A computed fold for a 480-nucleotide part of an RNA from a metagenome, annotated as small-subunit ribosomal RNA, 3' major domain. It matches the Rfam family "Bacterial small subunit ribosomal RNA". The prediction has a mean pLDDT of 83. The RNAcentral record of the full RNA draws on SILVA.
Context: one part of a larger RNA
RNA sequence: UGACGGGGACCCGCACAAGCGGUGGAGCAUGUGGUUUAAUUCGAUGCAACGCGAAAAACCUUACCACCUCUUAACAUCCCGAUUUCGGAGCCUAGAAGUAGGUUCUUUCAGUUCGGCUGGAUCGGUGAUAGGUGUUGCAUGGCUGUCGUCAGCUCGUGUCGUGAGAUGUUGGGUUAAGUCCCGCAACGAGCGCAACCCUCACUCUUAGUUACCAGCGAGUAAUGUCGGGAACUCUAGGAGAACUGCCGGUGAUAAACCGGAGGAAGGUGGGGAUGACGUCAAGUCAUCAUGGCCCUUACGAGGUGGGCUACACACGUGCUACAAUGGCGGUGACAAUGGGUUGCUAUGCCGCAAGGCAAUGCUAAUCUCAAAAAGCCGUCUCAGUUCAGAUUGGGGUCUGCAACUCGACCCCAUGAAGUCGGAAUCGCUAGUAAUCGUGGAUCAGCAUGCCACGGUGAAUACGUUCCCGGGUCUUGUACA
Numbered sequence: 001u002g003a004c005g006g007g008g009a010c011c012c013g014c015a016c017a018a019g020c021g022g023u024g025g026a027g028c029a030u031g032u033g034g035u036u037u038a039a040u041u042c043g044a045u046g047c048a049a050c051g052c053g054a055a056a057a058a059c060c061u062u063a064c065c066a067c068c069u070c071u072u073a074a075c076a077u078c079c080c081g082a083u084u085u086c087g088g089a090g091c092c093u094a095g096a097a098g099u100a101g102g103u104u105c106u107u108u109c110a111g112u113u114c115g116g117c118u119g120g121a122u123c124g125g126u127g128a129u130a131g132g133u134g135u136u137g138c139a140u141g142g143c144u145g146u147c148g149u150c151a152g153c154u155c156g157u158g159u160c161g162u163g164a165g166a167u168g169u170u171g172g173g174u175u176a177a178g179u180c181c182c183g184c185a186a187c188g189a190g191c192g193c194a195a196c197c198c199u200c201a202c203u204c205u206u207a208g209u210u211a212c213c214a215g216c217g218a219g220u221a222a223u224g225u226c227g228g229g230a231a232c233u234c235u236a237g238g239a240g241a242a243c244u245g246c247c248g249g250u251g252a253u254a255a256a257c258c259g260g261a262g263g264a265a266g267g268u269g270g271g272g273a274u275g276a277c278g279u280c281a282a283g284u285c286a287u288c289a290u291g292g293c294c295c296u297u298a299c300g301a302g303g304u305g306g307g308c309u310a311c312a313c314a315c316g317u318g319c320u321a322c323a324a325u326g327g328c329g330g331u332g333a334c335a336a337u338g339g340g341u342u343g344c345u346a347u348g349c350c351g352c353a354a355g356g357c358a359a360u361g362c363u364a365a366u367c368u369c370a371a372a373a374a375g376c377c378g379u380c381u382c383a384g385u386u387c388a389g390a391u392u393g394g395g396g397u398c399u400g401c402a403a404c405u406c407g408a409c410c411c412c413a414u415g416a417a418g419u420c421g422g423a424a425u426c427g428c429u430a431g432u433a434a435u436c437g438u439g440g441a442u443c444a445g446c447a448u449g450c451c452a453c454g455g456u457g458a459a460u461a462c463g464u465u466c467c468c469g470g471g472u473c474u475u476g477u478a479c480a
Stems, first nucleotide, its partner, number of pairs: 001480002003477003007474007015464002019428005026320008034311002042053002064306007073129001077128002079125006087106008109119003131295002134293003140289002142284003145280001147278001152191006158167003171182003197272004202240007212229002216227003243266001246260005322421001326380006338369003343362002347358004387418001392413007434456007
């Protein structure tokens, strides 16, 4: 100087407390451990691994296993030789396919000095080489997590100390903040904080199409439907607006704090992006790049099938429930973000339905996907039920070469556990929790996951003694 203390002082955080809703019990989904297996590919492992890499494992993906094959190779460059096209479509033989052999059709490269001469393409050969999701994240780059959006981490000069170092950065106040003020052997500065950026909330202005419709006219069973309008909504460009600016009080006449006015908004207005010096030899050689090591008729490459989907069990994360604040039937409004031409599909008809058939509009503020909870009416009356929907039998639909291993959905039947969950444990402070649906990426098909969007919309916070984490000062130490 640090680190540590079941030392001290001060301060902060959904850290506790006060509340609300969960998890832990059940069934299922999903990830992991374990076990099994020919293989169940690999990685991630306290917080900070476990709905994680994976924003989609039927084939492919795929890295794993079994079997069948290839050896200058599936891919790149160079050399030599041959062909003149290559390619596309189909048929036949063998085969699981890759592939090997035969055959038909189509198109028949560009330049040209008309010479396979130049270039390109394909095939064959030779070796230089290729190739490796093999190994080492404790050789690395890059990227990322974490402490933590915590308020810290440092430097120059000066001063003090033999020196390691100290000072500044400590102290008195204050702040979300090393934020600001005052004091001080310090004076300044840098990286952080804040602000500058995006977005939401208010107003004005510009512009009105595909959006809008107040007033005027037309038309309809009805609808901005039409003429028209530029007010309103909205869209998307610009500008303004909030600064402790004003008033009162407290304070040291400071910084600041408390209250008030005005205001759409008030003291950082809400949210986001933004992550200092460093820590964990944290994670990643399987995104990529890369040193070393290793394989080279295989640890490389192609194919078929299987596996990653197994199942005495254990754990994590979720979904659905256990019901009457509910279930069912009927009726019935109101969003936002987004997506759409290999696509989204109106409308009509068929089907109980998943869906099918016909057909229309839309490369989209134009057409379309397209709401639910809520509300109203009726019924059920506390039951393992008209709760719950697992499981299983049967029948279908769709995607796709192909749903057996192993897809999703629909219908009929079946109707399991479950009556609110032990010890323990998690999230959340406001348009938040809770609850309701919607969209998107991935995607042929397949979400209870992920990322977004809006609808309805609470309770509680006395307080900081205690638990956890963090910051500042101080103290002890046989630790570095």